[in-house]
Formats: sequence, C1' cells, structure tokens
RNA sequence: GCCAUCUUAGCUCAGUUGGUAGAGCGACGGUAUCGUAAACCGUAGGUCAUCAGUUCGAUCCUGAUAGAUGGCU
Repeated sequence: GCCAUCUUAGCUCAGUUGGUAGAGCGACGGUAUCGUAAACCGUAGGUCAUCAGUUCGAUCCUGAUAGAUGGCU
C1' cells in the first nucleotide's frame, strides 16, 4: 500500500430481507435473615463508532472518515 470482517447498555453478545432495541453477567433498591452471602422481585442505564445520502420512516441500504482484528505484498 491492497483485500476481507467487525464497531449495539459498564462487560460478553443477540436483533432485523427498513416500521420507534433485548438477553446474560454487573450496578442500584427491596423481600427474607440476628447478620452476611446465596435466592427471589423490581429499577436505572443505549444520540446502535462519526458525518452525509436514499426513504414517509435507517441499528439495518449507499458513500466517506475513524478505530479493531485477520490475510496479502
């Protein structure tokens, strides 16, 4: 320098042939216990990497940029 894949909650990851995003773990609160842990119940937490385009509507499609991983040279 070229090619491919990926970027979604604090972490690990789903999701959808375009219709207003979820799980597990974690955090916080509660129940219970003499108390703690485990258990059970609940709550919060996301400009879906960034910027533009298409569309009535974009996490999803298109382009550019940034970053990560792998391959080739």
Notes
This is a predicted structure of a 73-nucleotide RNA (transfer RNA) from a Candidatus Moraniibacteriota bacterium. Its Rfam family is "tRNA". Rfam classes the family as a transfer RNA. Lineage of the source: Bacteria > Bacteria candidate phyla > Candidatus Moraniibacteriota. The coordinates come from a structure-prediction model, not an experiment, and the mean pLDDT is 81.